[in-house]
Context: one part of a larger RNA
RNA sequence: CUGGGCUUAAAGGGCGCGUAGGCGGAUAUGCAAGUGUUAGGUGAAAUCCCUCGGCUUAACCGAGGAAUUGCUUAGCAAACUGCAUAUCUUGAGUCAAGUAGGGGUGUGUGGAACUCUUGGUGGAGCGGUGGAAUGCGUAGAUAUCAAGAGGAACGCCGAAGGUGAAGACAGCACACUGGACUUGUACUGACGCUGAGGCGCGAAAGCGUGGGGAGCGAACAGGAUUAGAUACCCUGGUAGUCCACGCCGUAAACGAUGUAUACUAGGUCGCGGAGGUUCACCGCCUGGGGAGUACGGUCGCAAGGCUAAAACUC
Repeated sequence: CUGGGCUUAAAGGGCGCGUAGGCGGAUAUGCAAGUGUUAGGUGAAAUCCCUCGGCUUAACCGAGGAAUUGCUUAGCAAACUGCAUAUCUUGAGUCAAGUAGGGGUGUGUGGAACUCUUGGUGGAGCGGUGGAAUGCGUAGAUAUCAAGAGGAACGCCGAAGGUGAAGACAGCACACUGGACUUGUACUGACGCUGAGGCGCGAAAGCGUGGGGAGCGAACAGGAUUAGAUACCCUGGUAGUCCACGCCGUAAACGAUGUAUACUAGGUCGCGGAGGUUCACCGCCUGGGGAGUACGGUCGCAAGGCUAAAACUC
């Protein structure tokens, strides 16, 4: 370099915006850089290939040709690529009128449940389990009624449903705000696609500072189970879960399926799509282990992330 690949065998970047680069709609005219063709110069000889010839043959040697796919100069051609100019509307965008939506941010607010506090009733159990026990309770629990406080999450509707680039997003109301879709005799006129670097977003857990803390609940303590039980079960319970600001930058970040164009939705036929040597651009893979590790670099407060080998071994 090539006719290799990437849903599940190794392999699609977590997602977007976008720089360079690569690629790019229709018509006309021109130029002639790429391209084609013709001719000249050069491309040493030997070697390789072809045809002859010389050693009795061959190896070997001699002669001629071809080849040397390259570089350079000149003429011609103008289909395609490129460049220049002009024009176009289908790609793309703008505008106007509408449509749907858990898209985002902020503020306010509602009911159910839960826990706690106070008061009333009541009087011995409650709770929990496979069965128990730890635990709570005559200083009156559990249950029940009333009042109050607090935090978090929003039942039914609810769905094979909706929105968002992805992560994700759900009580209700308001304010601000992003995008999509439909229609149009409206406008611009290729302004497009992709995108190495770069920049931004990015579940959960975790980290920093300050709040908050109802329920749940790593760690931890106790009770059980068991041969043991650093577990599964039970009673408690700290970080955390929540809010503000700042970090972290990873996930089975999944459709394990990159983005964009064109085409494709019951059966059958035709044509197309997929597939197929097929269109553009990017990312990635190359036996298992060693290893997503070491070293170096870089980012981070840290935890660690990104980049990324080799010896050796099967």
Description: Small-subunit ribosomal RNA, central domain from a Planctomycetota bacterium, 314 nucleotides, folded computationally. Lineage of the source: Bacteria > Pseudomonadati > Planctomycetota.